This is a predicted structure of a 71-nucleotide RNA (transfer RNA) from an uncultured Verrucomicrobiales bacterium. Its Rfam family is "tRNA". Its family is annotated with triplet codon-amino acid adaptor activity in the Gene Ontology. By type it is a transfer RNA. The sequence was found in a public genome assembly. Its mean pLDDT, the model's own confidence on a scale to 100, is 81.

[in-house]
RNA sequence: GCGGGUAUAGCUUAAUUGUAAAGCUCCAGCCUUCCAAGCUGAUCAUGAGGGUUCGAUUCCCUCUACCCGCU
Numbered sequence: 001g002c003g004g005g006u007a008u009a010g011c012u013u014a015a016u017u018g019u020a021a022a023g024c025u026c027c028a029g030c031c032u033u034c035c036a037a038g039c040u041g042a043u044c045a046u047g048a049g050g051g052u053u054c055g056a057u058u059c060c061c062u063c064u065a066c067c068c069g070c071u
Stems, first nucleotide, its partner, number of pairs: 001070007010024004018054001027041004047063005
C1' cells in the first nucleotide's frame, strides 16, 4: 500500500427497516443477629459524520479504533 471482518449498557451477548431485549455487575428495598444466597425494583447503550427510506442497530458511502490476511 491492497483486501476482508468487528464496533449495541460497566462486562458478555440478542434484535432479517417498525416501542432497543436479556444475563452478570453496580445501586435501593425485602429477608437475615450479621454476611452470603434468594426475592422485588430502579439506573444504564446502538463508534463519528452523511445518504436512501414514512421510518435505519439493520441498507449504502466516508472517517476513526481494533482484529485477520496479502504485498